[in-house]
Molecule: SAM riboswitch aptamer (S box leader)
Organism: pig gut metagenome
């Protein structure tokens, strides 16, 4: 860069001392102790992993064997990542439409390349 996904799902204890929820605006958590940073538990299934389906290719005369990227469906969770407050906590530009709302963009954040 490029593609997928972001309305669900999962915490405690030590430690450590004042900050945190990405920026800005809100609103919000926090000495009933914030970040870090350690242990151990857990959520999720992105990769990888295993099984079915299968365009399609290959053999056979045929029923039919077979091999397989991608693609789908499902399964396990041992390994690579990632998460464990609030919908990515809300909103930021832009259209519909009365307030609310909704759609699509961007930003972000994880994965994979």
């Nucleotide at each position: 860069c490029u593609c997928a996904u972001c309305a669900a799902g999962a915490g405690c204890a030590g430690u450590g001392g004042a900050g945190g929820g990405a920026c800005g605006g809100g609103c919000c958590c926090u000495g009933u102790g914030a970040a870090g940073c350690u242990g151990c538990g857990g959520c999720a299934a992105c990769c990888a992993u295993c099984g079915g389906c299968a365009a399609g290719g290959a053999a056979g005369a045929g029923u039919u064997u077979u091999c397989u990227a991608a693609g789908u469906c499902g399964g396990a969770a041992c390994g690579g990542u990632g998460c464990c407050a609030a919908u990515u906590c809300c909103u930021g530009u832009a259209g519909u439409a009365a307030a609310u709302a909704c759609u699509a963009c961007g930003a972000g954040a994880u994965g994979a390349g």